[in-house]
């Protein structure tokens, strides 16, 4: 060095999680690489870390170690979005009240503002007016019998002429009903550009006199006090992303190295 036969080893691996720790079942990532039984309110072990049984391969491209690469995962920091909670001592937006008078608008020498007198507005007494109601006046209707006048017919008296009572009708009128301007009278009040008095008087308005240049605070601005969580802002939390990491684990792959026994040639 070669051949034959054995043995060690291998017969997927890894991540998170669970665990005192190590594995497994389960989940996930890679990948294709035996079988049976056990196993998540779990199963089996003890740092040599699945257990029990069977099969295959087997000294090497296949086993072991180191280094490199990086599919994937974990962690840390920063940051984004969304949801939810809290904060109005958050004052961005908005609202309320008060003030100011920089701007604007309005008024003002045909007189701002201030002061004084007088008066009005306010309350009340009396009066007047208006209106409502009622009465009188005017007109109309209106009485079977119980009003008046005239009384047909009929009735009664009378020899007759005539007379009498008297229904209906007609006219007038009473009670009553209605209409209508005006007038007269009475009465009433949540009426009044009214008159004469009395009272009150902070406020508002007006005239006159004096004074002689501001007044106002509508809008914008500024200041103060307060309010409001819809949006904005801050903060906390949850979820899902992004970036970075001389952090960590890591499949597959690549490179280097290491590793038996027996027999025979």
């Nucleotide at each position: 060095c070669c051949g034959c036969a054995c043995u060690a080893g291998u017969u997927g691996g890894g991540g998170a999680g669970u665990u005192a720790g190590c594995g497994g079942u389960g989940c996930c990532c890679u990948g294709u690489a035996c079988c049976u039984g056990c196993a998540a309110c779990c199963c089996g072990c003890u740092a040599c870390a699945g257990c029990a049984g069977g099969g295959a391969u087997g000294a090497a491209u296949c086993c072991c170690g180191g280094c490199c690469c990086c599919c994937g995962g974990a962690c840390u920091u920063u940051u984004u979005u969304u949801g939810u909670g809290c904060c109005g001592u958050c004052u961005g937006c908005c609202c309320u009240a008060g003030g100011u008078a920089a701007g604007u608008a309005g008024c003002g020498a045909u007189g701002a503002u201030a002061a004084a007198u007088c008066g009005g507005u306010c309350c009340u007494g009396c009066g007047c007016a208006a209106g409502g109601u009622c009465g009188c006046c005017c007109c109309g209707c209106a009485a079977a019998c119980u009003g008046u006048g005239u009384c047909a017919g009929g009735c009664g008296g009378g020899g007759a002429a005539c007379c009498g009572a008297g229904c209906a009708g007609c006219a007038c009128u009473a009670a009553g009903c209605g209409g209508a301007c005006a007038g007269c009278g009475a009465u009433c009040u949540g009426u009044g550009c009214c008159g004469c008095g009395g009272g009150a008087g902070u406020g508002c308005c007006g005239c006159u006199u004096u004074u002689g240049a501001g007044c106002c605070g509508g809008c914008u601005g500024c200041c103060u006090a307060g309010g409001u969580u819809a949006c904005g802002g801050g903060u906390a939390u949850a979820a899902a992303g992004a970036a970075a990491g001389c952090u960590u684990c890591a499949a597959c792959g690549g490179c280097c190295g290491g590793u038996g026994u027996g027999c025979g040639g």

Bacterial large signal recognition particle RNA from an Oscillospiraceae bacterium, 265 nucleotides, folded computationally.
Its Rfam family is "Bacterial large signal recognition particle RNA". The family's RNA type in Rfam is non-coding RNA gene.
RNAcentral records the identical sequence in 2 taxa.
A source record names the gene ffs.
Its mean pLDDT, the model's own confidence on a scale to 100, is 78.